Notes
A computed fold for an 88-nucleotide RNA from a Gemmatimonadota bacterium, annotated as c-di-GMP-I riboswitch aptamer.
RNA sequence: UCCUGCAAAGGGCAAACCGCUGGUAACGGCGGGACGCAAAGCCAGGGGUCCGGCCCGAGGGAGCGGCUCGGAUGGCCCAGCUGCCAGG
Repeated sequence: UCCUGCAAAGGGCAAACCGCUGGUAACGGCGGGACGCAAAGCCAGGGGUCCGGCCCGAGGGAGCGGCUCGGAUGGCCCAGCUGCCAGG
């Protein structure tokens, strides 16, 4: 440096749900709580999903569909960066 994670040690993170709180919302923060996680550490570049806004037909509205808008998700996947222990 690369590969692997059956077992071990020291540990780490923390889903749902609940309380408080920010946000129109998706969702975030803090505390409790543990379903899980060997990158469940970082990153929104690509794809996906979700929220908001806008566009389209036509008398009007909605659905479906679209956006070369804005946002959320890193615990959806890929790419990128970094890293503990053990074994090879």
It was read from a public genome assembly, where an Rfam model found it.